Source information:
A computed fold for a 78-nucleotide RNA from a marine sediment metagenome, annotated as c-di-GMP-I riboswitch aptamer. Its mean pLDDT, the model's own confidence on a scale to 100, is 86. Rfam family: c-di-GMP-I riboswitch aptamer. Rfam links the family to the GO term cyclic-di-GMP binding.
[in-house]
Formats: sequence, structure tokens, C1' cells
RNA sequence: AAAAGGCAAAUUCGCUGUGAAGCGAAGACGCAAAGCUACGGGUCACUAUUAAGUAAUAGCGAAAGCCGGGUUACCGAA
Repeated sequence: AAAAGGCAAAUUCGCUGUGAAGCGAAGACGCAAAGCUACGGGUCACUAUUAAGUAAUAGCGAAAGCCGGGUUACCGAA
């Protein structure tokens, strides 16, 4: 290469959470690490303070299917 197998976006329903979001079911946009890890940058929520045009700072959370880093790994002809 080929074949087998894997994951599952949007959306809908149910449950949980103030929320970001998570879990289960349906679904199938995509994915060769779309396995794991919040370490760096960025994003998002909540709370407080300052501010007053919707921001800044701090605290505390979420997300690995935003980009990097770390780490582990299936099949595999010539």
C1' cells in the first nucleotide's frame, strides 16, 4: 500500500452545573494520535475590585476537535 478496527462536530432529547461546560442516547462534519496531559500562548465562564461604554486587574474554574510542548500507542506489503 491494502484490509480490519477506532474516535465523533453541528443538531435533537434526557440528566448535572449559577455558568463556561460535562455525562448518556440519537447523529456523522471531520480526525492517523480527534489517545492522555492545562506546562506556554490564546479562548471562554464565574466572583471581587477599579472603571464607565461593555474594559482592565486579581482570584477561581472550563475546554486537548485553537496553536505549540510533554508523554504513550494499533495494523503495516514491497